[in-house]
Context: one part of a larger RNA
RNA sequence: GGUACACGGGGGAUGCCUAGGCUCUCAGAGGCGAAGAAGGACGUGAUAAGCUGCGAUAAGCACCGGGGAUCUGCAAAUAAGACUUGAUCCGGUGAUUUCCGAAUGGGGAAACCUAAUCAGUUGAAGACUGAUUGCAAUAAUGCGCUAACCUGCCGAACUGAAACAUCUAAGUAAGCAGAGGAAGAGAAAACAACAGUGAUUUCCAGAGUAGUGGCGAGCGAAAUGGAAGAAGCCCAAACCUAUUAUGUUACGGCAUAAUGGGGGUAGUAGGACCACAAUAUAUUUAUUAAAAUGAACCGGAAGGGCAUGGGAAGGCCCACCAUAGAGCAUGAGAGUUGCGUACGGGUAAGUAAUAAUAAGUUAGUGGUAUCCUGAGUACCGCGAGGUCGGAGACGCCUUGUGGGAAUUAGCCGGCACCAUCCGGUAAGGCUAAAUACUCCUGAGAGACCGAUAGUGAACCAGUACCGUGAGGGAAAGGUGAAAAGAACCCCGAACAGGGGAGUGAAAUAGAACCUGAAACCGUGUACUUACAAGCGGUCGGAGCCAAGUAAUUGGUGACGGCGUGCCUUUUGCAUAAUGAGCCUACGAGUUACUCUUCACUGGCGAGGUUAAGGGGUUCAGCCCCGAAGCCGAAGCGAAAGCGAGUCUGAAUAGGGCGUGCAGUCAGUGGAGGUAGACGCGAAACCUUGUGAUCUACCCAUGGACAGGUUGAAGGUGCCGUAACAGGUACUGGAGGACCGAACCGAUAAACGUUGAAAAGUUUCCGGAUGAUCUGUGGGUAGGGGUGAAAGGCUAAUCAAACUGGGAAAUAGCUCGUACUCCCCGAAAUGUUUUUAGGAACAGCCUGGCGGUUGAGUUAUAAAGAGGUAGAGCUACUAAUUGGGUGCGGGGGAGUCAAAUCCUACCAAAUCCAGAUAAACUCCGAAUGCUUGUUAAUAUACGCUGGAGUGAGGCUAUGGGUGCUAAGGUCCAUGGCCGAGAGGGAAAGAACCCAGACCAUCAGCUAAGGUCCCCAAAUUAACGCUAAGUUGAACUAACGAGGUCCGAUUGCACAGACAGCUAGGAUGUUGGCUUGGAAGCAGCCAUUCAUUUAAAGAGUGCGUAACAGCUCACUAGUCGAGCGAUCGGGCAUGGAUAAUAAACGGGCAUCAAAUGGUAUACCGAAGCUAUGGAUUGUAUAGAGAUAUACACUGGUAGGGGAGCAUUCUGCUGGCGGAGAAGCGGGAGCGGCAAGCAACCGUGGAGCGGGCAGAAAAGCAAAUGUAGGCAUAAGUAACGAUAAGGCGGGAGAGAAACCCGCCCACCGAAAGACUAAGGUUUCCUGAUCAACGCUAAUCGGAUCAGGGUUAGUCGGGGCCUAAGGUGUAGCCGAAGGGCGAAGCCGAUGGACAACUGGUUAAUAUUCCAGUACUUUUUAUAACUGUGACGCAGUGACGGAGUAGUGAAACUGGCGCGAUCUGACGGAAUAGAUCGUUAAAGGCCGUAGGUAUAAGUUUUGUAGUUAAGUACGCAAGAUUUGCUGAAAGCUGAUAGUACCGCGAACCUUCGGGGGAGUGGAUAGUCCAGGUAAUCAGGCUUCCAAGAAAACCUGCUAAACAUCAGGUUAUAAAAACCCGUACCGUAAACCGACACAGGUAGUCGGGGAGAGAAUCCCAAGGUGCUC
Repeated sequence: GGUACACGGGGGAUGCCUAGGCUCUCAGAGGCGAAGAAGGACGUGAUAAGCUGCGAUAAGCACCGGGGAUCUGCAAAUAAGACUUGAUCCGGUGAUUUCCGAAUGGGGAAACCUAAUCAGUUGAAGACUGAUUGCAAUAAUGCGCUAACCUGCCGAACUGAAACAUCUAAGUAAGCAGAGGAAGAGAAAACAACAGUGAUUUCCAGAGUAGUGGCGAGCGAAAUGGAAGAAGCCCAAACCUAUUAUGUUACGGCAUAAUGGGGGUAGUAGGACCACAAUAUAUUUAUUAAAAUGAACCGGAAGGGCAUGGGAAGGCCCACCAUAGAGCAUGAGAGUUGCGUACGGGUAAGUAAUAAUAAGUUAGUGGUAUCCUGAGUACCGCGAGGUCGGAGACGCCUUGUGGGAAUUAGCCGGCACCAUCCGGUAAGGCUAAAUACUCCUGAGAGACCGAUAGUGAACCAGUACCGUGAGGGAAAGGUGAAAAGAACCCCGAACAGGGGAGUGAAAUAGAACCUGAAACCGUGUACUUACAAGCGGUCGGAGCCAAGUAAUUGGUGACGGCGUGCCUUUUGCAUAAUGAGCCUACGAGUUACUCUUCACUGGCGAGGUUAAGGGGUUCAGCCCCGAAGCCGAAGCGAAAGCGAGUCUGAAUAGGGCGUGCAGUCAGUGGAGGUAGACGCGAAACCUUGUGAUCUACCCAUGGACAGGUUGAAGGUGCCGUAACAGGUACUGGAGGACCGAACCGAUAAACGUUGAAAAGUUUCCGGAUGAUCUGUGGGUAGGGGUGAAAGGCUAAUCAAACUGGGAAAUAGCUCGUACUCCCCGAAAUGUUUUUAGGAACAGCCUGGCGGUUGAGUUAUAAAGAGGUAGAGCUACUAAUUGGGUGCGGGGGAGUCAAAUCCUACCAAAUCCAGAUAAACUCCGAAUGCUUGUUAAUAUACGCUGGAGUGAGGCUAUGGGUGCUAAGGUCCAUGGCCGAGAGGGAAAGAACCCAGACCAUCAGCUAAGGUCCCCAAAUUAACGCUAAGUUGAACUAACGAGGUCCGAUUGCACAGACAGCUAGGAUGUUGGCUUGGAAGCAGCCAUUCAUUUAAAGAGUGCGUAACAGCUCACUAGUCGAGCGAUCGGGCAUGGAUAAUAAACGGGCAUCAAAUGGUAUACCGAAGCUAUGGAUUGUAUAGAGAUAUACACUGGUAGGGGAGCAUUCUGCUGGCGGAGAAGCGGGAGCGGCAAGCAACCGUGGAGCGGGCAGAAAAGCAAAUGUAGGCAUAAGUAACGAUAAGGCGGGAGAGAAACCCGCCCACCGAAAGACUAAGGUUUCCUGAUCAACGCUAAUCGGAUCAGGGUUAGUCGGGGCCUAAGGUGUAGCCGAAGGGCGAAGCCGAUGGACAACUGGUUAAUAUUCCAGUACUUUUUAUAACUGUGACGCAGUGACGGAGUAGUGAAACUGGCGCGAUCUGACGGAAUAGAUCGUUAAAGGCCGUAGGUAUAAGUUUUGUAGUUAAGUACGCAAGAUUUGCUGAAAGCUGAUAGUACCGCGAACCUUCGGGGGAGUGGAUAGUCCAGGUAAUCAGGCUUCCAAGAAAACCUGCUAAACAUCAGGUUAUAAAAACCCGUACCGUAAACCGACACAGGUAGUCGGGGAGAGAAUCCCAAGGUGCUC
């Protein structure tokens, strides 16, 4: 370390529970709001953070009613109180009800700021209190909010059509307006059809019909019938009349118009009008009375005992009640314990049957001359929409547009149009019920959920948290009956945690609390493990341990055999193809429908059946009524039509479809259709909104750019020119100029890459007066913006942002799809396909039914058709090699021409020899095919329900293609894999053998094997191989006296072959050639001849040439076989790839190689044997069952039978003497899914049987949620500016505090401030968590404290961009613009300084000294007066002279202190200091001269006016502005130096109340910022507005009011103010190396804000 067991930790599954949900039923209610809603903000308690309640009368106040003992909410405790004089509590009616919000005096960034008028308090101002002050409309009144339902306006897209455009989705979603408790519709200019109905609405039928429709996908009525409910009316007009106005008049009136009253309202036309007649009927509203109903509430029967137990309601025994045995609670199952229940009682507000009274409304008959009866209407043309109707033959309804009637003898309609006939009476209006819905209230219900479920939310949830925003959006339940919630002791630094004790039935119920599974982490015991190679199991098995009397059983497992996970997808996966870290929970074929079809079961049957609705009732899966309607009983035809027939047709022909067979209604199941339709998954499309705090561009208003360099134009002087020009010097200071910091950017590289950082760091680098950079406030918005243009940017998102919705879009695609057993069992083919990975039909599979003398398959007698393999071609067609012959042609010759001749040229035809063919055939098999006899076997076929498959692969053979390549590709015929295990081939889907129902420690074989690994022959006899060839991949051309065998042919005892000895000569150096050539460079040839046993005019070596050595040839010696050629077997070279690495290894040589021969054995899940099971068939049997035979591999798929889970009904049981769940389970049963005794835990519910209903079974979906591992005690601990020592308190110190030393920043890492943050500030206490370590420390936790303003910033002042917005304009609606006005700073206007003080604030407090505004009073003077007018306010860039503080530096002087060894003298040196505001007075330097004033006159402008301004002309003055300095402020009671109490102390000191003293320069120089200053110069791009202020008048008022000046007194509101602020407090998820506007910014060196070093100050970067 492993296995097993035991005991723990961890975790929170499971079981049980329910406080909360979900879905409905019945009843109620269906609104609230200017009398201030909904919703909020802020308050409110003795203590009070949250929730609840309430509102300054604030967990409440008053009254009425109920009720009757406690009470001060959740929520304990303490304190303080209330209450029988009736509290708390419940019901009802009132009072109060801050601020925001329609929000309403004005404004505004909601909960804030700020007014006016009147009244009141007050001496005035001021302040305070109360009321009023919105817009529209106007007699009312409206505005805003609110879930669905309703009406209207506007109106998509995805999607479907397998694409898409008409069409669909759909008038849906979304947006908008409006109303009500319902809405809308509604009393026929309607339907219908020659019969009739009689407003509308809703339901059931009609009907998926008529229709419509790229006649595709789809869409889809109405009449009519059956029901629910029922209800009808009023105006306009005619006519009469009143009032007013106008006109007219003969003044009597008349007419017209408007307004009011009467009258009147329909189709069989009615009414006015004329004549006659009558007071009936019905009904509405108001008031009064009033049964009944109605809140809190009241009454409400009946039980005890015994034992068990912590506890009785359970058990046992004996009782009782019941118009009450619903339910809940009570220490376990309660009719009789409690609350209740049945039943009965009760009143307030309110509702109200009914009655009475009052006021309204409502009717008839006849006559018919005249009058009335809805006009830009009906209707028509053109263009749309609605309807079932998509432009159609298209009516009807609505409407945009252009025309445009009639008047009851009229007009409209009846699906083009016309006629007849019929129905109705438009162009005005109202109308209950039946119907739809549920934010809300009450009462109930559930074969609904039970904490990953059910609402997102059982719990303080629309919360925490995320996002700029719209918006998104969690997790989280349980002690116990009762807190009896653990006194006391011990360990410990400890109020952490633990151990005892105690409580309790139980504490392993201890608050991290019921049960307490698994992953995961441990401890103990037994066995086992350190030569061992392993999908870790399985089969065998020694030893050891344990239990048991034993049999035996349990645990472990040395050693041996075999053995490449699961899923998915595939032709094929251990695959190195997909998915899963592990565990637990959740997680996918469901549901609806009068739809269709099939099967089974049941009812009735030529019939079957109800739907909506109604009634009853014991209130329930009950009964009855209800034939409207549907299906069937007859078909055929396009139809008229006919009918057991009919159609076609001339047909009495033929043919097609019918006639023979029963349906229908339910239930259940299989499948289809329509719906999201098995689950999860897009990229996208459309619609309403939200975003320009990022970024792009733009607008308005502010700000920034150290320092250095260059030296344009222009100017001036001189020279020069007739005059220009030109030259030169100086001046001048231009520039998308130069160098270079801040600032902006981002060239190169490295680092970083689970970062310090979701874009940075370091070094280098680009721009840096410009098309520059930047702050604040605004604008532009999604097919839109913006874009010096990169498809860039538009909030870490961009070839179309983000959020919600349509929406579960669609997905012919991928993935996943959950218990068991049994039977059968495919396909990867054909045709077609915008089709090829999809689909339809066919083929192949499966369940059911059916009938037929048999149709299927195999073998076989027999008979047939055919043109393949082969073969052949003098048999065709086509092609073809060599030769012979040579038609014809070419070339040449020929004296023109011709004949003719020649030809190693081309070549037809033919002959000889050879020879090719898928698209040649004179021929021609085998196999297959057809018919068919016989035999064997048991299929086949038809109908019907359900499928899957339509990617195939290898191998053998026959072919095409390709290279007679491919593990290639395309066909055909088999086999196998696919979907097939077993044996062999080392290992291997397919090859060889062989088809697995189960068991067996039985036997026989197949392929293949038998030396060892490894079962079986080192078997027998005979060859071959020497190469380890070979022993299971393959190898060539070519080479080779390897070796064996065969054949043919030579030589040889007359001596072969090989060896040895000897010879190998002469003409001659043959001739030629040559410098030379003699056998041997080369050429020539009758290569000749001679001597010989034999010897070439020479086979090689050799020489310059010779020489020399050899060979051929010959003799001798030796003594028996020696050569040549051809064929075959085995071996050999050829032979080169990455491990020894291609016998499976060891190894093997008369074999364990190889060739044949022989026998024996081994060898599989094959066959056999024995036992058993399933299924099928047959037989027997009523059945159970028995017997016989056969079968039982299996993916997709079909069929059958079961198990488990949850709930329901019935039945029958268990349970505190212990249910479920959980752990164990060596026992029992079943083939299996599973079941269960028993033991432990647990502590309250749960099973059996028979049926029923489903949220009904998980290993996988990169599944969802939670928990836990792994990597791993690993990486890292966030700038390498740096720490060290001593001391302190403390349980504990590298980090905290103190001290000393060291180090770092110092245009910052210092100081101030805006934004933003929002208490982080200070003090005390604490250390769980937070802090990347520790912590005594902290920006952490707890408690307390802290922010003081007339002058600072903002408001009470102004305006810019922009916003808003009256009038007005525009638009389906929402809404969009918009003079005026208002809001709106980043700008304008505007009054305070110095010192001191706190733990924490200070221009705010205190001291001193100032200033501003207003009011009042007094005094003096006085034309005062605005929302008008005028002036002013009032503005750019760059350059630049002067003036000139403070700070700083230097010099001198002075003050204090200190230093100078020894000695002297009095000096030298060092350090620090040497100081002071606003305001007042003064008016200098400087600036300005086309300047600034004063004044006179004129003046057509400035809306009116003007004495003002402007303009013009004249006169006159020198002003105007203005720093600094100076004086004052100023005795600074301050700095500094002394003295120094209390207190603390480590005895060193700290501390500092109080107190004493100005102790020293108001010196000089350098130097510059602000200032002067809106300066000046120059340039072109020509550079806000308004208020304040000054002046002027208008209206008005005039001696009041008002104005100016002075003095005095008084008044002076609201908000901000802490702290951080280049950062640990802001924006970046962090205590993050990033980002963040402005001001100050010292010294030395230096041009400098560069750079280096230092000061003040800060820090050492939290391991």
Record summary: Predicted 3D model of a 1663-nucleotide part of an RNA (large-subunit ribosomal RNA, half A) from a Bacteroidota bacterium. The sequence was found in a public genome assembly. It matches the Rfam family "Bacterial large subunit ribosomal RNA". Gene Ontology terms of the family: ribosome and structural constituent of ribosome. Its mean pLDDT, the model's own confidence on a scale to 100, is 80.